[in-house]
């Protein structure tokens, strides 16, 4: 100093496409409400700590913008469009399996099942690391229906002490929020790219540099 993230595309920009969050309007299965969902539009200041876990990483299957599209097909005076087909950022299903913590079953278990979240899902991929991930605890806002306490008022029994109901206010979370980036993140390796001699079932593959 620049800076919400990502992927393409640039000598570098412009550009072009996806995703979060905030604020505005609409709407809404859900919530008492706080919130949450789903749409468009501007934007991009903001979005907390600590302590734990590090397993599984397989089969197989559907979708996809932006981009490029030699040769082909359609419109179109042309430009270029749609169409095909390529590549993918990335959205997911089935089946299997999984560390730590939670639920149950058990006399108990390193056993058994469940929920949630993971993996599958990198550049074909090997490994470590611990986060933006799974647990658990704090903090900070914001909400308050119910029940729970407190206080005012007030009715009903009682001599009274008390009991017992309504109503209002106040407290209180068990409730909500505190993004996303992990479809390889940060890192090492190893492919790839370039070139060489090869093989092959002519899609592909080996070896070495």
């Nucleotide at each position: 100093c620049c800076u919400c993230c990502u992927a393409a595309g640039u000598u570098a920009a412009a550009u072009u496409g996806g995703g979060u969050c905030a604020u505005a309007u609409g709407u809404u299965u859900g919530g008492a409400a706080a919130c949450g969902g789903c749409a468009u539009a501007u934007g991009a200041g903001a979005u907390g700590c600590a302590u734990u876990c590090a397993a599984a990483u397989u089969c197989g299957g559907g979708g996809a913008a932006a981009c490029c599209u030699u040769c082909u097909u359609a419109c179109u005076u042309a430009c270029g469009u749609a169409a095909u087909g390529g590549c993918a950022a990335u959205c997911c299903c089935g089946a299997g399996c999984c560390a730590a913590g939670c639920c149950g079953a058990u006399c108990a278990a390193u056993u058994c099942g469940g929920a949630a979240g993971g993996u599958g899902u990198a550049g074909a991929g090997a490994c470590u690391u611990g986060a933006c991930g799974g647990a658990u605890g704090c903090a900070a806002c914001c909400u308050a229906a119910a029940a729970c306490c407190a206080a005012c008022c007030c009715c009903g029994c009682a001599c009274a002490c008390g009991c017992g109901a309504a109503g209002u206010u106040g407290g209180c979370a068990u409730g909500g929020u505190u993004a996303a980036g992990a479809g390889a993140a940060a890192g090492u390796c190893c492919a790839g790219a370039c070139c060489a001699c090869g093989a092959a079932c002519a899609u592909u593959u080996g070896u070495a540099g």
Overview: This is a predicted structure of a 209-nucleotide RNA (Group I catalytic intron) from a K189A clade bacterium. It matches the Rfam family "Group I catalytic intron". Rfam's curators write: Group I catalytic introns are large self-splicing ribozymes. They catalyse their own excision from mRNA, tRNA and rRNA precursors in a wide range of organisms. The prediction has a mean pLDDT of 80.